[in-house]
RNA sequence: GCGCACGUAGUUCAGUGGUAGAACGCUUCUCUGAUAAAGAAGAGAUCGGAAGUUCGAUUCUUCCCGUGCGCACCA
Repeated sequence: GCGCACGUAGUUCAGUGGUAGAACGCUUCUCUGAUAAAGAAGAGAUCGGAAGUUCGAUUCUUCCCGUGCGCACCA
C1' cells in the first nucleotide's frame, strides 16, 4: 500500500429500515446478628465521527478514525 471483518450500557454480546435489549457488574430495598446466596425495584448507551439516500437510518451508500486478520513491499 491492497483486501476482508469488526466498532452498540462499565464488561461480553443481540438487534440488518419504524424512534435500542439481554447477561454479568452498579445502586436501593427485602431476607440475616452480620456477610454471602436468593428475591424485588431502579439507574445506565441518541449506536466510533461526518456526509448522502429515505417520510423514517444502529441497520443501506461514501469518506475519515480506531481494532483485528490476511496479502503485497522493503531488508

Model confidence (mean pLDDT): 84 of 100. A computed fold for a 75-nucleotide RNA from a Patescibacteria group bacterium, annotated as transfer RNA. NCBI's taxonomy places the organism under Bacteria, Bacteria candidate phyla. It matches the Rfam family "tRNA". By type it is a transfer RNA.